[in-house]
RNA sequence: UGGCUCAGGAUGAACGCUGGCGGCAUGCCUAACACAUGCAAGUCGAACGAGAAGCUUAUAAAUGACGAUUUAUCUGAAUUUAUAAGUGGAAAGUGGCGGACGGGUGAGUAACGCGUGAGUAACCUACCUUUUGCAGUGGGAUAGCCCCGGGAAACUGGGAGUAAUACCACAUAAGACUACAGUAUCGCAUGAUACAGUAGUAAAAACUCCGGUGGCAAAAGAUGGACUCGCGUCUGAUUAGCUAGUAGGUAAGGUAAUGGCUUACCUAGGCGACGAUCAGUAGCCGGCCUGAGAGGGUGGACGGCCACACUGGAACUGAGAGACGGUCCAGACUCCUACGGGAGGCAGCAGUGGGGAAUAUUGCACAAUGGGGGAAACCCUGAUGCAGCAAUGCCGCGUGAAGGAUGAAGGUUUUCGGAUUGUAAACUUCUUUCGCUGGGGAAGAAACAAAUGACGGUACCCAGACAAGAAGCCCCGGCUAACUAUGUGCCAGCAGCCGCGGUAAUACAUAGGGGGCAAGCGUUAUCCGGAAUUACUGGGUGUAAAGGGUGCGUAGGCGGCUAAGUAAGUCAGGUGUGAAAGCCCGAGGCUCAACCUCGGGACUGCACUUGAAACUACUUGGCUAGAGUACAGGAGAGGUAAGCGGAAUUCCUAGUGUAGCGGUGAAAUGCGUAGAUAUUAGGAAGAACACCAGUGGCGAAGGCGGCUUACUGGACUGAAACUGACGCUGAGGCACGAAAGCGUGGGGAGCGAACAGGAUUAGAUACCCUGGUAGUCCACGCCGUAAACGAUGAAUACUAGGUGUUGGGGUCUAAAGAUCUCGGUGCCGCAGUUAACGCAAUAAGUAUUCCACCUGGGGAGUACGAUCGCAAGGUUGAAACUCAAAGGAAUUGACGGGGGCCCGCACAAGCGGUGGAGCAUGUGGUUUAAUUCGACGCAACGCGAAGAACCUUACCAAGACUUGACAUCCUUAUGACCGGAACUUAAUCGUUCCUUCCCUUCGGGGCAUAAGUGACAGGUGGUGCAUGGUUGUCGUCAGCUCGUGUCGUGAGAUGUUGGGUUAAGUCCCGCAACGAGCGCAACCCUUAUUGCUAGUAGCCAGCACAUUAUGGUGGGGACUCUAGUGAGACUGCCGUGGAUAACACGGAGGAAGGUGGGGAUGACGUCAAAUCAUCAUGCCCCUUAUGUCUUGGGCUACACACGUGCUACAAUGGCUGUGACAGAGAGAAGCGAAACCGCGAGGUCAAGCAAAACUCAAAAAAGCAGUCUCAGUUCGGAUUGUAGUCUGAAACUCGACUACAUGAAGUUGGAAUCGCUAGUAAUCUCGGAUCAGAAUGCCGAGGUGAAUACGUUCCCGGGCCUUGUACACACCGCCCGUCACACCACGGAAGCCGGGGGCACCCGAAGCCGACAGUCUAACUACGGAGGACGUCGUCGAAGGUGAAUCUGGUGACUGGGGUGAAGUCGUAACA
Repeated sequence: UGGCUCAGGAUGAACGCUGGCGGCAUGCCUAACACAUGCAAGUCGAACGAGAAGCUUAUAAAUGACGAUUUAUCUGAAUUUAUAAGUGGAAAGUGGCGGACGGGUGAGUAACGCGUGAGUAACCUACCUUUUGCAGUGGGAUAGCCCCGGGAAACUGGGAGUAAUACCACAUAAGACUACAGUAUCGCAUGAUACAGUAGUAAAAACUCCGGUGGCAAAAGAUGGACUCGCGUCUGAUUAGCUAGUAGGUAAGGUAAUGGCUUACCUAGGCGACGAUCAGUAGCCGGCCUGAGAGGGUGGACGGCCACACUGGAACUGAGAGACGGUCCAGACUCCUACGGGAGGCAGCAGUGGGGAAUAUUGCACAAUGGGGGAAACCCUGAUGCAGCAAUGCCGCGUGAAGGAUGAAGGUUUUCGGAUUGUAAACUUCUUUCGCUGGGGAAGAAACAAAUGACGGUACCCAGACAAGAAGCCCCGGCUAACUAUGUGCCAGCAGCCGCGGUAAUACAUAGGGGGCAAGCGUUAUCCGGAAUUACUGGGUGUAAAGGGUGCGUAGGCGGCUAAGUAAGUCAGGUGUGAAAGCCCGAGGCUCAACCUCGGGACUGCACUUGAAACUACUUGGCUAGAGUACAGGAGAGGUAAGCGGAAUUCCUAGUGUAGCGGUGAAAUGCGUAGAUAUUAGGAAGAACACCAGUGGCGAAGGCGGCUUACUGGACUGAAACUGACGCUGAGGCACGAAAGCGUGGGGAGCGAACAGGAUUAGAUACCCUGGUAGUCCACGCCGUAAACGAUGAAUACUAGGUGUUGGGGUCUAAAGAUCUCGGUGCCGCAGUUAACGCAAUAAGUAUUCCACCUGGGGAGUACGAUCGCAAGGUUGAAACUCAAAGGAAUUGACGGGGGCCCGCACAAGCGGUGGAGCAUGUGGUUUAAUUCGACGCAACGCGAAGAACCUUACCAAGACUUGACAUCCUUAUGACCGGAACUUAAUCGUUCCUUCCCUUCGGGGCAUAAGUGACAGGUGGUGCAUGGUUGUCGUCAGCUCGUGUCGUGAGAUGUUGGGUUAAGUCCCGCAACGAGCGCAACCCUUAUUGCUAGUAGCCAGCACAUUAUGGUGGGGACUCUAGUGAGACUGCCGUGGAUAACACGGAGGAAGGUGGGGAUGACGUCAAAUCAUCAUGCCCCUUAUGUCUUGGGCUACACACGUGCUACAAUGGCUGUGACAGAGAGAAGCGAAACCGCGAGGUCAAGCAAAACUCAAAAAAGCAGUCUCAGUUCGGAUUGUAGUCUGAAACUCGACUACAUGAAGUUGGAAUCGCUAGUAAUCUCGGAUCAGAAUGCCGAGGUGAAUACGUUCCCGGGCCUUGUACACACCGCCCGUCACACCACGGAAGCCGGGGGCACCCGAAGCCGACAGUCUAACUACGGAGGACGUCGUCGAAGGUGAAUCUGGUGACUGGGGUGAAGUCGUAACA
């Protein structure tokens, strides 16, 4: 830079867990899928006829209660039936009004559909209001009803008769309308208004309670609609052309009305890059969500508009409909049926099925608000008001408050002390909101005095009881508030992104604790935000994605100076509108809030109007600075064509000449004795033009280079005559456009894809070599791309300088030159800019204008489509899927078969080894009951182990023990334990016997042993990748850092780099650094010289004594020595070099000279280096065993391989003899003299010595003398035999040594490889630790004592600087492609199956319209008819059928590439 992701807000939500109350809202987003049942539009008797039930009255008949009585009658309530009258008004009908509102839904629609603002001089409007005028005279029918029929039903035919506010005719006409012609005024126009004239046309309805209500005409208002227009209104160009009633005109028809709305005729137009047409998607808005805003998203509830009502078509009625609960037709579906025929339309309210992640009651009421009808009462109203269900949302309340520390118990954790849960609980006191029980109890009611409440005994108020009934969800690795334990062990799982999990998980699961929100909490989905990540506000394009390859130029965009005018943009004022709701502010009402009410603001817009005139625009006039023309000059590989030239290469011919040439890292193929190469001469051909030549020139770019000629383009300079803004940019378009490639025809010397051969190589379809075809060249025509690059579009203006170069011009000057200026081309550099690198007047700076392009990586510049091309291919150019990165610049490291400088036994120069032999020892491997374990490049392998016969010992076999071999605590018993002896055992174990406590205040205590109990012991069991400590290594390499300052956005840099110098980051000088620390050096030890002090156990010069002799003795400190303290060495002195430095070289002096030699000493760090088996230690594991004890075995095995050593192979040697000369050590369970014994190992006896005293102890090589004489030997000593010695309970497995005998390999060691630079290598012996015994190992000591180093090219390791990097686990890095396997999405595909829209043709329902020769016919009639109905025909016409194309989707054997996957295969293309 850039994407991904999160924290916020929101939702008509859904899902998971949970759920106390109330208020207010909201509730099929999916199937405009299908619907059972009920309801949702009726009403008016004050329009009309007819009128059921019921009631009242009267009459008649029947029955006959109570009562009275002479028991047979009277009275006659009540009931029933019939008739009549009245009342009544059900059901149906005629008629009127309403069913066009209200309610639902969002399928269609990209449209004047919607929004906004205008217009109608082009219109309609029932009911309502106002005004004016009027209602006269007649007539004929018809339903209902009745009768007769048909039909299952729906329904329907015929006949008779009847009413009206139903229907018809006539009269009347203020006003209206039509026709004709006129005057005045007005309008942008068609035209309008007013006035007057003539002719013509059309009205009405009654009812009544007598109050009124209703009717007709006209005008006006109000309301509601209709039409037209400006502007705005999604995506796709991989949809670029569309259109025949199409565009316009005339006439007619039609409509409420304009209009191709329709028809006839005429014209040929109309729309479109300012995106037509086509395709996809979508109801639009007020608003809502989000946002700082600009915007983005959205259109559920509420409100406005539109559209639709099973699908499609159509009209009728009507004021209004192309009509949700009307009609007709067609289609699909469902239902009924007697099979003939019929019925239906929940996208009204409930409800059902279905679909779906998902969305409610078949409730109450018309009490309120509103609607329809009615004069009204009233009726109807699933509108509406309410209730029910749902945490779906918003708001409010509660689940208690105060006190309360033994900081209870329990839980968790623990370093076992504690901490925490936690005032939390218990307990005490208090309160009662909500809920519960009981009592009271509204407003909502307004009309009209009364009556009237679904909600509802609801809200609210009072009383009562009891803390009583009421808390969950998510999270706790970072982002992001909140941590521990256990379990698990790359498993199970988590996860928004980064990422957690492989035995100590704050990330999984559980628990404790904590954090957040809270009747909710999380998750999922979607939208905005953060995202300046589409950037108008507000981004970019040198290298991160991004400048078109270049020019010319169309449309478009932008445009110099000046004057005047206009007023489109612009600005200001005013007017109208911007519905209500919502939003904001202020009030008010529900206890608060949500919610509701009122007032104001706002609604950033549109239209009209009045002004202003700076700017833009337009018009007119002028100007010359931009631009251009003419004139005068010089520069140039600018272009095209023709001609000419020399050098070189190759070929041909001829000559000379002979064996090679050529080629390479080295070769070979190839050429050559048929004469090459080489060389000389002549000739031919094609291509390219050395030197000049230059970050020089020209061109728009590509590009252009020998010379001459012809034609021709452009730029520059000068001067200032002409034109007068003529300019800049430039989507499309046109032209040019390297190389390669293509077509046709030529040409072909050299070079040279493909191809062939030779090499190289593991392979080598490459790099190298020998050949060689297309091609490269020419002409004409295509192609149209490049890292077509300055990775930098064009134009204009401005903004410090310096220095080159190129083409002109001016001034000064004699010239050289200096200076000024215009155009080009480079470098450095300031301001500024940039992420940095860098750019910097030739900008990547500051501005303006125009064009092009970008928006994470991959998929992919691919697919499909279109277009261009002969083809190759070019241009345009996606998606699915996948990843959390990809990328730029710079930084620090690491690395490089990059560079520079330097060092080291690193190489080289030398000396000696290893690798070959035998043996020793370690390791691997193998074997084994076990061969215990660890160490593995350097930096494991004579290492842990300074010493395995038992022990050690950890391993194996066998046998034992279980509080244990070892520690602490408790209880009981005993007085021992130890020691000694015996028995037993393979041994431990076990049994028996002997011996046997201390202190005391006499209470007891201490100590020890045994038994018991459980806490515990024990583990060389695991993890060195949980650790401490210790150690190795780079490396005794010279490095590693810090503070302050400075530089840089930062990582970081500087210092520490540079010039010298050093062993050294050692020192000097310089320097934006100045200082400091850990390292280096020094201080320490030792060694080399010496002074002083001291003088025994060391020494003995001088003086004595003694002795065979000897420091043996007296004595001495001189010497050696010992061991304490000093001195000495510091580049101090001299010279030369160097920078007057550091320092280097040489010299003097000195025992020693440039850190004198050696040692100790090891910076920051690296290697998850080594060690849990030295020790310590977390966690895990074992607990009659993974612990402990014992015997025996093993660690010592042996086809083999490797490492490290010893001894050799011999004469610089072996052997024999021979009083040479050290140093450093060790010694009491010790060293052990001398003497004696033994060939010897050794033994016996035993002196001395806890050591400058005694002992080990002999030093060896060397030297001298002798011998051997080059052999498998007098070399070499393995192996083996016999006999011994020593240690030790014990030498079989398995010790060392001795003697005698035996006498193996081996004659100097392949490839390869190691050590060493001076007292070193080499060689020779001596000592010590460990240790009973057992070194060729290890650690030390001295003796003898070399060679070589020219030098830094190379190998290895290291240091510093620099460079590149795609590495950072750091080259043992990273990483590419094919193939194989699995999965995923996509393209192609013979085809197959759908869907959409239009077109053409056929058929043609209903219906409107038109026509008519047929039939029928009340109102009027002049009796002829008019008019009407039916019928027939025709145009149009839905559905349907057929067809050709087209668009789009699904699927498809097979096929193509792509993506992703575990550690597959083959190579190694890229990054140094």